A computed fold for a 111-nucleotide RNA from a marine sediment metagenome, annotated as SAM riboswitch aptamer (S box leader). The coordinates come from a structure-prediction model, not an experiment, and the mean pLDDT is 86.
RNA sequence: CUCAUCGAGACCGGCUGAGGGAAAGGCCCAGUGACGCCGGGGCAACCAGCAGAGCUAACCACUCUGAAAAGGUGCCAACUCCUGCGGAAGCGCCAGCUUUCGAAAGAUGAG
Numbered sequence: 001c002u003c004a005u006c007g008a009g010a011c012c013g014g015c016u017g018a019g020g021g022a023a024a025g026g027c028c029c030a031g032u033g034a035c036g037c038c039g040g041g042g043c044a045a046c047c048a049g050c051a052g053a054g055c056u057a058a059c060c061a062c063u064c065u066g067a068a069a070a071g072g073u074g075c076c077a078a079c080u081c082c083u084g085c086g087g088a089a090g091c092g093c094c095a096g097c098u099u100u101c102g103a104a105a106g107a108u109g110a111g
Stems, first nucleotide, its partner, number of pairs: 001111006011040005019029003024083003041076003046072002050066005080105001085102007
């Protein structure tokens, strides 16, 4: 940089000790110990591997489906916690609000 996904799911113990939730605003979590680190446990089919189907004369490749957590990652507060930018619909006391779609940013995987 490209592609795919992001309203599902999954917690205990030890250590440490003040911030943390990416950033801004909000709203939350946090000395009843958060965040982080370590150990254990768990969740989950992204990749690899496996099985079946499609395609093929056949094979490979590819696509789809399934099982699988003994391989490689990832994850285990809150929808990516919410919003910011744009479109549509509805409501409105004309400040705005709600719903929804998309974009941006971000996270994870694969290349």